[in-house]
RNA sequence: GAUUUAUAAAGAAGAGGUAAGAGACAGGCUCUAUGACCCUCUGGCAACCUUAAGAAGGACUUAAACGGUGCCAAUUCCUGUCCCGGUUUUAUCGGGAAAAUAUAAAAG
Numbered sequence: 001g002a003u004u005u006a007u008a009a010a011g012a013a014g015a016g017g018u019a020a021g022a023g024a025c026a027g028g029c030u031c032u033a034u035g036a037c038c039c040u041c042u043g044g045c046a047a048c049c050u051u052a053a054g055a056a057g058g059a060c061u062u063a064a065a066c067g068g069u070g071c072c073a074a075u076u077c078c079u080g081u082c083c084c085g086g087u088u089u090u091a092u093c094g095g096g097a098a099a100a101u102a103u104a105a106a107a108g
Stems, first nucleotide, its partner, number of pairs: 003106006013042005021031003025080004043072003048068002050064005076100001081097007
């Protein structure tokens, strides 16, 4: 890096450093010298792994949060491919599925 599975409409701050872009990509639309993004410290959110109990051919339920990760603007910010339905004179509205992305675990 690729693969498999699960989840993604919830939640979560302050300071110091740095300095111009950042939000994956494309198009939008947002954030940003009233200092964004990123790094460090402290704090927090959450519950994938973990721990305990129950259950048992299931892979689930409840609780905990020491530890391993992760996360702390906007629904993964929206759309991006396909299907269905509506509205209508030509572009849009709604729903579903997929793809992509992110996080965790596993095997290798």

SAM riboswitch aptamer (S box leader) from a Bacteroidia bacterium, 108 nucleotides, folded computationally.
Rfam family: SAM riboswitch aptamer (S box leader). Rfam links the family to the GO term regulation of gene expression.
The coordinates come from a structure-prediction model, not an experiment, and the mean pLDDT is 84.
The model forms 97% of the base pairs in the Rfam consensus.
NCBI's taxonomy places the organism under Bacteria, Pseudomonadati, Bacteroidota, Bacteroidia.